[in-house]
Model confidence (mean pLDDT): 78 of 100. This is a predicted complex of two RNAs, RNase P RNA and transfer RNA, with 467 nucleotides together. Rfam match: Bacterial RNase P class A. By type it is a ribozyme.

RNA sequence: GCGGAAGGCUGGAUGGCCGCUGUGAGAUAUCCGCUUGCGGAUGCUCGUAGAGGAAAGUCCGGACUCCACAAGACAACGGUGCCGGGUAAUGCCCGGGCAGGGCGACCUGACGGAAAGUGCCACAGAGAAGAGACUACCUUCGUGACAUCGCUUGCGAUGCACUUGGGAAAAGGUGAAACGGUGGGGUAAGAGCCCACCGGAGGGCUGGCAACAGGCCUCGCAGGGCAAACCCCACCGGGAGCAAUGCCGAAUAGGGACCUCGCUACAGGCCGUCUUGGUCUUGAGGUUCGGGUAGGCAGCUAGAGGGGCGUUGGCAACAGCGCUUCAAGAUGAAUGGUCAUCCAGAGCGGGGCAACCUGCUUGGACAAGAUCCGGCUUAUAGGCCUUCCGCGCGU
RNA sequence: GCUGCAGUAGCUCAGUGGUAGAGCGCGUCAUUGGUAAUGACGAGGUCGGGAGUUCAAUCCUCCCCUGCAGCA
Repeated sequence: GCGGAAGGCUGGAUGGCCGCUGUGAGAUAUCCGCUUGCGGAUGCUCGUAGAGGAAAGUCCGGACUCCACAAGACAACGGUGCCGGGUAAUGCCCGGGCAGGGCGACCUGACGGAAAGUGCCACAGAGAAGAGACUACCUUCGUGACAUCGCUUGCGAUGCACUUGGGAAAAGGUGAAACGGUGGGGUAAGAGCCCACCGGAGGGCUGGCAACAGGCCUCGCAGGGCAAACCCCACCGGGAGCAAUGCCGAAUAGGGACCUCGCUACAGGCCGUCUUGGUCUUGAGGUUCGGGUAGGCAGCUAGAGGGGCGUUGGCAACAGCGCUUCAAGAUGAAUGGUCAUCCAGAGCGGGGCAACCUGCUUGGACAAGAUCCGGCUUAUAGGCCUUCCGCGCGU
Repeated sequence: GCUGCAGUAGCUCAGUGGUAGAGCGCGUCAUUGGUAAUGACGAGGUCGGGAGUUCAAUCCUCCCCUGCAGCA
């Protein structure tokens, strides 16, 4: 210098003007209520506070609230799954083991059990799980009008072709996968049949809390894969979610009770095109009670709180202690708009060997609370910092 | 805000580990004087997207995207 790996931070700044939401104070205009000088609502003035690293997805874990339930256990259902630790808890985080990838820094892993049982393994292939023989190999009973050799001239031997019975599973070939692998010996041909190495199984030993690792002895080698198929084992989980839940509560229209008045006619509803008619209901006013709705209040944000500094323990995650600092709580839902200057960045141009200086234009991603918190996941322009790896060059 | 379900051809839906189908629609041909109906043949699919498990994924698992429904 080039190319990478890991971790962390930031993600525009300042000011003017006009607005929005909460809140504190002060004044008092309008309206409402009554305890008649206070309270509430709207408005005014001044002050003060006002989104995020993901506020998102709602995928996990909790706090909190209600419901159910003696405690607890089992079944069912769902989830998790190497070991140890952290945590309020977790499927999260840290450390370690093993496996895979990378020259390396480092990265990735739903990583218990396939010898409890059931199931699946398409196509191809001889055979797909106590498997199998297509080609080819070896041997054997026969046949031959074939070839060669021998001679006793029609027999024998060998080879070849076809064929009967058998051996074997090494080679070819199929497949994602073929019942240990490589090499040698051995054999009619072969084969853990035998041997060496590698792999594997079983049993001690040593180290480690453990996962596991190392080495020793024994065994020719045993039934392949799939559990993000059912399942088995171990552990965890009662259900619902702030639209949870509790309280207050209009106007109008229903309902109940009481009082007054009127009484079988009036009124109202229905059928009927209208009249006639049929049919049903006692009706009017007042007082009061109760349920529900609109709406309002609480829950609501100071909690396992966050940030910073120091210190103690720990490899770390994290935990303890001390000091300090920070704080939206809205409900169709505020945190915005505009202008100016500056800071990164980009484009065009000028000057300069270069570093750099300068003019104009442009210009800052993803995205925004809705009970709160801890994680995970996903989105994210650009900028900055630290450590490490590989290659090249120079000294 | 919370909770559940779905996405397969132009439309409506099957298929749930082993070469993706049906009906309607579309195109060509036949039939007819012509159209419809009918018959034959055919085209048309990143199975919403991306990762993973598996020899193999529409199907199993995870993460996104879109749509629908329920709860005051």